[in-house]
Molecule: transfer RNA
Organism: Nanobdellota archaeon
RNA sequence: GCGAUUGUAGUUCAAUGGUAGAAUGUCAGACUGUGGCUCUGAAGACGAGAGUUCGAUUCUCUCCUUUCGCU
Numbered sequence: 001g002c003g004a005u006u007g008u009a010g011u012u013c014a015a016u017g018g019u020a021g022a023a024u025g026u027c028a029g030a031c032u033g034u035g036g037c038u039c040u041g042a043a044g045a046c047g048a049g050a051g052u053u054c055g056a057u058u059c060u061c062u063c064c065u066u067u068c069g070c071u
Base pairs, nucleotide, nucleotide: 001070002069003068004067007064010024011023012022013021018054026042027041028040029039030038047063048062049061050060051059
């Protein structure tokens, strides 16, 4: 330099173009003599920018990033 691949919650992962979810973690409450376990509730995310579309995590383009390969 070229090609491919990856990017979603603090972490690990889902989601056929139609309200973005789960587990775990965090916080608050209940339970308990205290803690843990358990139960209830809350907060929390689509890498960035454009385009197509009534509507984009999803399709297209550019950039950035992860990993791999070729030279």